Predicted 3D model of a 173-nucleotide RNA (Lysine riboswitch aptamer).
Rfam family: Lysine riboswitch aptamer. Gene Ontology term of the family: lysine biosynthetic process.
It was read from a public genome assembly, where an Rfam model found it.
The prediction has a mean pLDDT of 77.
[in-house]
């Protein structure tokens, strides 16, 4: 020096991930609140229960949010970054209360999918035409192999448990 094998560090992709924060629209003239009036034995996803009338549901006038989600900049930690599912736990929301169901969010969970963001159809969450999330399916990027071609392009395939650099490591002829 040359292969393989494993280790440490450091590094790339790019409309590249997350988080946290300011304003700003969105919620929404909604909720709820005050009055006033009207309806009347029902009000629930399911069951039990309270109330018998301001309990409930409705008009109308007055007042009038917030939370969750978003953009936009700034800042912060990064490149399995992250994001999903699965299972536990908590919170919340569905009826005045209780269960039970559902359903959102949060926390841990990592044996499971997913390189990357875009677009588009569907489903799913959302007030939402935003935005988010997922399956396909498009082309397009990064990156390694295999092929063609030849000066830098083309075709397939493969995944992030990849890829590239540098030092190690143990084997090998």
């Nucleotide at each position: 020096g040359c292969u393989u094998u494993u280790g440490a560090u450091a590094g790339a992709g790019g409309c590249g991930c997350g988080g946290c924060g300011u304003u700003u629209a969105u919620c929404a003239g909604u909720a709820g609140c005050a009055u006033a009036c009207c309806g009347c034995u029902u009000a629930u996803a399911a069951g039990g229960u309270g109330u018998u009338u301001u309990a409930c549901g409705g008009u109308a006038u007055g007042u009038g949010a917030a939370a969750g989600g978003a953009a936009c900049c700034g800042c912060c930690g990064c490149c399995g970054a992250a994001g999903g599912g699965u299972g536990c736990g908590g919170a919340g929301u569905u009826u005045g209360c209780c269960u039970u169901g559902a359903u959102u969010c949060c926390g841990c969970u990592u044996u499971c999918c997913u390189g990357g963001g875009c677009c588009g159809u569907c489903g799913g969450g959302g007030a939402a035409u935003a935005c988010c999330c997922g399956c396909c399916g498009g082309a397009c990027u990064g990156u390694c192999g295999c092929g063609a071609g030849u000066a830098u392009u083309c075709g397939c395939g493969g995944a992030g448990c990849g890829c590239u650099a540098u030092c190690g490591u143990a084997a090998g002829g």